[in-house]
């Protein structure tokens, strides 16, 4: 330098044009218990940046970051 992949809460992580952005652990708080633990139950917290396409973008392009990964 040339091609390809990835990118959503604190962590994994579904979602592939119209969704209240799912779920798990984790966190908070309230049941329950003499206490903890376990368990129930509710709450908050997520689409890497800009641009473009469409009524509508996380989703499609395109450029940027950033990681990988190949091939020179």
């Nucleotide at each position: 330098g040339g091609c390809c992949c990835u990118a959503u809460g604190g962590u994994c992580a579904a979602g592939c044009g119209g969704c209240u952005a799912a779920g798990a652990c984790g966190a908070a708080a309230c049941c329950c218990u003499c206490u903890c633990a376990a368990g129930g139950u509710u709450u908050a917290a997520u689409c890497g940046a800009g641009a473009g396409u469409u009524c509508g973008a996380u989703u499609c392009u395109c450029u940027c970051u950033a990681g990988g990964g190949u091939c020179a």
Model confidence (mean pLDDT): 82 of 100.
Predicted 3D model of a 72-nucleotide RNA (transfer RNA) from an uncultured Erysipelotrichaceae bacterium.
It was read from a public genome assembly.
Its Rfam family is "tRNA". By type it is a transfer RNA.